[in-house]
RNA sequence: GGGUCCGUAGUCUAGCGGUUAGGACACCGCCUUGACGUGGCGGAAGCCCCGGUUCAAAUCCGGGCGGACCCA
Numbered sequence: 001g002g003g004u005c006c007g008u009a010g011u012c013u014a015g016c017g018g019u020u021a022g023g024a025c026a027c028c029g030c031c032u033u034g035a036c037g038u039g040g041c042g043g044a045a046g047c048c049c050c051g052g053u054u055c056a057a058a059u060c061c062g063g064g065c066g067g068a069c070c071c072a
Base pairs, nucleotide, nucleotide: 001071002070003069004068005067006066007065010025011024012023013022018055027043028042029041030040031039048064049063050062051061052060
């Protein structure tokens, strides 16, 4: 330098153009306990960036950035 794949919450992950972006662990609050833990209920927290297509984009397209692998 070229090619392929990937980028969603603190971490891991689901979401094949249309319902409020869903779940697990972790975190916070309440209940439960003599206390801790377990358990129950609730809460905060997310689409890498810019542009394009579309009535509508996490999803499709282009560029950039970052990561993994392959070729040179």

The RNA shown here (transfer RNA) has 72 nucleotides and comes from a Candidatus Aenigmatarchaeota archaeon. Its mean pLDDT, the model's own confidence on a scale to 100, is 83. NCBI's taxonomy places the organism under Archaea, Nanobdellati, Candidatus Aenigmatarchaeota. Its Rfam family is "tRNA". Rfam classes the family as a transfer RNA. Rfam describes the family as follows. Transfer RNA (tRNA) molecules are approximately 80 nucleotides in length. The sequence is in RNAcentral, with records from ENA.